[in-house]
The RNA shown here (c-di-GMP-I riboswitch aptamer) has 93 nucleotides and comes from a Nitrosomonadales bacterium. Of the family's consensus pairs, 100% are formed in the model.

RNA sequence: UUUAGUUAAAGGCAAACCUAUAUCGAAAGGUAGGGGCGCAAAGUUACCGGUCUAACGAGUCCUUAUGGAGUCUAUGAUAGCGGGAUCGCCGGU
Numbered sequence: 001u002u003u004a005g006u007u008a009a010a011g012g013c014a015a016a017c018c019u020a021u022a023u024c025g026a027a028a029g030g031u032a033g034g035g036g037c038g039c040a041a042a043g044u045u046a047c048c049g050g051u052c053u054a055a056c057g058a059g060u061c062c063u064u065a066u067g068g069a070g071u072c073u074a075u076g077a078u079a080g081c082g083g084g085a086u087c088g089c090c091g092g093u
Stems, first nucleotide, its partner, number of pairs: 005090001012039002017034004023030002037080001043086003047083003050078003057072002060069003
């Protein structure tokens, strides 16, 4: 310097769920605290694909209707869905 990845060491992150619901948001989801499913990048990043939501917008049906139902749609979200980019701990051989 490169590099396998754990019956090594020091550490790290934090699923479901609960609380805050007079925390943010239309929702998906996020934030804070608790919690500890799991993770060798489960650090960062929305560039690509996938997935979730449907406010705004478009238009359909029902209805007496100013009402109701449902369809399409991302500019919203997801990095713990996968790929890419990027920073980083240890160091068997």
The organism belongs to Nitrosomonadales, within Bacteria. It matches the Rfam family "c-di-GMP-I riboswitch aptamer". From the family's description: GEMM was predicted in a large-scale screen for bacterial structured RNA regulatory elements. The prediction has a mean pLDDT of 79.